[in-house]
RNA sequence: CCAUACCAGCCGGGGAGAUAGCGGAGCCCUGUACCUGCAACCCGCUACAGCAGGGGUGGAUCCCCCUCCUGAGAGUGAAUCUUCUCCGAAUUGAGUUCUUUUUCUUGUGUUGACGAACGGGUCUCGCGCAAUGCGGAGCCGUGAACCAUGUCAGGUGAGGGAUCAAGCAGCAUUAAGCGGUAAACCGUAUGUGCCGCGAGGUUGCCUGUUCUGAGCAAGGAACUGAAAGAUCGCGGGGGCGUGAAACCCGAAGUUGGGGUGUAUGG
Numbered sequence: 001c002c003a004u005a006c007c008a009g010c011c012g013g014g015g016a017g018a019u020a021g022c023g024g025a026g027c028c029c030u031g032u033a034c035c036u037g038c039a040a041c042c043c044g045c046u047a048c049a050g051c052a053g054g055g056g057u058g059g060a061u062c063c064c065c066c067u068c069c070u071g072a073g074a075g076u077g078a079a080u081c082u083u084c085u086c087c088g089a090a091u092u093g094a095g096u097u098c099u100u101u102u103u104c105u106u107g108u109g110u111u112g113a114c115g116a117a118c119g120g121g122u123c124u125c126g127c128g129c130a131a132u133g134c135g136g137a138g139c140c141g142u143g144a145a146c147c148a149u150g151u152c153a154g155g156u157g158a159g160g161g162a163u164c165a166a167g168c169a170g171c172a173u174u175a176a177g178c179g180g181u182a183a184a185c186c187g188u189a190u191g192u193g194c195c196g197c198g199a200g201g202u203u204g205c206c207u208g209u210u211c212u213g214a215g216c217a218a219g220g221a222a223c224u225g226a227a228a229g230a231u232c233g234c235g236g237g238g239g240c241g242u243g244a245a246a247c248c249c250g251a252a253g254u255u256g257g258g259g260u261g262u263a264u265g266g
Stems, first nucleotide, its partner, number of pairs: 001266006009057003012030004020046005034054005063259004069253002073249001075247002081241001083239006092230001093232002096227003101222008115211008123200006129193002131190006138181005148173004156165003
């Protein structure tokens, strides 16, 4: 150096998260890279840190170590900004309420504005009237085996007889009770009334008459002053998100250097 067989290694890796820690499903990045079984409210393992089985490659451009540079992506992350939430305050910015003045618009007004005087209504009290409800009286109907009334056939009792007495059924009537009652009568009540009379009140509103004789009302804008308060803004605290520098992990690419077998035969 060659051949054969075999051993190590390799046939993807990383981030967040989770875990004492490591690896695994899923998510994200890289980008192409054997297969099967197991498992996420779990599975396997212990720094040589998935387990079990099979396949390929295999001593190097391909495996391992160190190193230069680039670097996807993830994490932490101040200030700022967005948003949510809690608390707070003032010689109170916006907004709200009231107000001063000016101006504009619209409507109304000599068929009489504002204002003033008088009266009426609305309001309160009393009385009356009406309405409605209830009760009573009255009226109607019904209403008693006997213990209600009248009349009492038959029958019964008394009597020598004339006659007398009690009296059931029937008929008529009635008491208590029960039911009804249009109007009228008496009493009583009222979330009743375009009702009447009297008294009171009359701030406001409506209305009538009289006097006066030109304004009056509403809305918008600007301005002046004041008030309350917490809607926005403002001050403070907290949460989610965003996020510079920096730190940290880092796939992948890349520079230079180094390392790695065993047996047999020739």